[in-house]
RNA sequence: CCAGACGGCUGGGCGAUCGCGGCUGCCUUCGGGCGGUCGAGGAAAGUCCGGGCUCCACGACGACAUGGCGGCGGGUAACGCCCGCCGGGGGCGACCCCAGGGAUAGCGCCACAGAGAGCAGACCGCCUCGGCUGCGGCCGAGGUAAGGGUGAAAGGGUGGGGUAAGAGCCCACCGCGGACCUGGUGACAGGGACGGCACGGCAAGCCCCGCCAGGAGCAAGACCGAAUAGGGACGUUGCGCCCGCCUUGUGCGGGUAGGGCUGUCGUAGGCCCGAGACGUCCGGGUAGGUCGCGAGAACCGUCCAGCAAUGGGCGGUCCAGAGGAAUGAUCGCCGCGUCUGUUCGCAGACGAGACAGAACCCGGCUUAUAGGCCGUCUGGUCCA
RNA sequence: GCUCCCAUCGUCUAGCGGUCUAGGACGUCGCCCUCUCACGGCGAAAACAGGGGUUCGAGUCCCCUUGGGAGCGCCA
Numbered sequence: 001c002c003a004g005a006c007g008g009c010u011g012g013g014c015g016a017u018c019g020c021g022g023c024u025g026c027c028u029u030c031g032g033g034c035g036g037u038c039g040a041g042g043a044a045a046g047u048c049c050g051g052g053c054u055c056c057a058c059g060a061c062g063a064c065a066u067g068g069c070g071g072c073g074g075g076u077a078a079c080g081c082c083c084g085c086c087g088g089g090g091g092c093g094a095c096c097c098c099a100g101g102g103a104u105a106g107c108g109c110c111a112c113a114g115a116g117a118g119c120a121g122a123c124c125g126c127c128u129c130g131g132c133u134g135c136g137g138c139c140g141a142g143g144u145a146a147g148g149g150u151g152a153a154a155g156g157g158u159g160g161g162g163u164a165a166g167a168g169c170c171c172a173c174c175g176c177g178g179a180c181c182u183g184g185u186g187a188c189a190g191g192g193a194c195g196g197c198a199c200g201g202c203a204a205g206c207c208c209c210g211c212c213a214g215g216a217g218c219a220a221g222a223c224c225g226a227a228u229a230g231g232g233a234c235g236u237u238g239c240g241c242c243c244g245c246c247u248u249g250u251g252c253g254g255g256u257a258g259g260g261c262u263g264u265c266g267u268a269g270g271c272c273c274g275a276g277a278c279g280u281c282c283g284g285g286u287a288g289g290u291c292g293c294g295a296g297a298a299c300c301g302u303c304c305a306g307c308a309a310u311g312g313g314c315g316g317u318c319c320a321g322a323g324g325a326a327u328g329a330u331c332g333c334c335g336c337g338u339c340u341g342u343u344c345g346c347a348g349a350c351g352a353g354a355c356a357g358a359a360c361c362c363g364g365c366u367u368a369u370a371g372g373c374c375g376u377c378u379g380g381u382c383c384a
Numbered sequence: 385g386c387u388c389c390c391a392u393c394g395u396c397u398a399g400c401g402g403u404c405u406a407g408g409a410c411g412u413c414g415c416c417c418u419c420u421c422a423c424g425g426c427g428a429a430a431a432c433a434g435g436g437g438u439u440c441g442a443g444u445c446c447c448c449u450u451g452g453g454a455g456c457g458c459c460a
Base pairs, nucleotide, nucleotide: 001380002379003378004377005376006375007374008373009372010371012334013333014332015331016330017329018328020039021038022037023036024035025034026033027032041355045366046365048364049363050362051361052360053217054216055215056214066213067212068211069210070209071085072084073083074082075081086100087098088097089096090095101208102207106206107205108202109201110200123148124147125144126143127142128141129140130139131138132137156174157173158172159171160170161169175197176195177194180191181190182189183188221291222290223289224288231282232281233280234279235278236277237276240256241255242254243253244252245251246249258273259272260271261270262269296318298317299316300315301314302313303312304311305310336351337350338349339348340347341346385456386455387454388453389452390451391450394410395409396408397407402440412428413427414426415425416424433449434448435447436446437445
């Protein structure tokens, strides 16, 4: 210098003017005026996990169902998060990725192709024997699984011996299996012997094992509480006639006399009322208001323990909060990028400024993000 | 704000993890039929929202993103 890996930070600064929201001081002619102070993020997002908080349910424990998680050890309020380690895979390497329990508990599936796909199988081929022959081979009986072929996958792999040809048939190494020894808290690693291969894959198919989980969510919930309508109690007044019902109350339902409306009158019709009205008081809910609502698993600095995640001690700081919702705009200077000029000091012109927007709060994960900066490390090339 | 659901041709939909090269209806286009149109017949184009993972194999199973939709207080 080039190419790359990992970790972290930042996300414009200062000033002026105008404006917005919360809290607050002074003045006031009660309309307001003049101030002070604070005012978005690393993700405020997705709502994917875990908690706090609140209400509901619940005697305790257990079981079942449902959902989630899954190597080991640690951290944490807790977690599906984080740290360290183990195993597997990838990369020359720094380093990265893994939903990483169980397939001899059981059920299910493995399309197409292929002879055979789950108590395996023989198409081509190889070999032996018998028969036929036109001497090229053909047919039949049997033995094979080395080779070919199919497939994602064919019942250990490589090499040697052995054999008619072959085969864990035998041997060496590797793999596998169940025990044993050593090391480690553990996952696991290493070792020598034994077995002679028996045990395919899929559990992000059902399932089994272990662990975790009661349900809802701030529109949770608590307090205050109108107007109107409706409910109840009491009081005053009113309640014509007929029929039905049983709970026998001066109750309920139906009809009718009667009344009202249809502009007025007459006739005919339609609709409605046909028993309540008024007053006082009581209780519940609604609208609305207040709280919940921000001093906390908080932030900054420093020391100690620990490989680390993290924990603890000491000192300091107070840091948005309301509701359908304020946190903005313009200008100047600086900073950034590109181009041009340059007396290498700089000058001029143009341009960019991402993702995004608190709504009860917190710890994580995931996703979006223009540009810039720092640290550690790897591979390569060149120079000294 | 909170809690859920859904996504397949232009529209409505079917779809055991495997011949899905994704089927059907309506619509569109072309040809035939007819004097012409309609009807009818034949044919064609046209889709798994995007990305990643599990698996031999994904429209289907799992995760993330995107888009759309529904519900959520009390009283009368």
Predicted 3D model of RNase P RNA and transfer RNA as a complex of 460 nucleotides. Rfam match: Bacterial RNase P class A. For this family Rfam cites "Ribonuclease P: unity and diversity in a tRNA processing ribozyme" (Frank and Pace, Annu Rev Biochem, 1998). Rfam's curators write: Ribonuclease P (RNase P) is a ubiquitous endoribonuclease, found in archaea, bacteria and eukarya as well as chloroplasts and mitochondria. It is annotated as a ribozyme.